[in-house]
This record gives sequence, C1' cells and structure tokens, in this order.
RNA sequence: CCCGAUAAAGCUAAACCCUUCGCAAGGAGGGGACGGAAAGCGGCGGGUCUUACCAAGAAGAUGGCCGAGCUGCCGAAG
Repeated sequence: CCCGAUAAAGCUAAACCCUUCGCAAGGAGGGGACGGAAAGCGGCGGGUCUUACCAAGAAGAUGGCCGAGCUGCCGAAG
C1' cells in the first nucleotide's frame, strides 16, 4: 500500500412520524435505525428526478445511484 475481522474505540443514520423552508424534486431540525469502511467533502463526468421563473435549453435536486477527484479513524489474517 492492497485489504477489511463475529476485533476495539468512536462516527454516520434509510423508511416512517413531527416541525419548518421550497412551485417541485428535495433541504434543515427533532425523534427513529434499514444500512454504511468513506453513507467524509465538492455536483467534475454519467445516470435519475423536478419545473414557479425561463421558454427549449436552461435553472435546480440527488454525494445513501455509478465513475473519477480530494481528505481521513482503527489494524487481525492474507
């Protein structure tokens, strides 16, 4: 470094419910845990989704869809 354990210490938090913001996709906070070894960060590429405005390509959403990028805790076996 690859790798990722019936290891340790921690981290995160799907669905659903409540509040709130947004036209919407969806976001934020609280509860809650299906999961996760990058489910940490940024929409760079692809995918998917949305459409009040815009008016036909644009403006957005998704980092828990995939790829690539940057950063990072722990340490058995191999």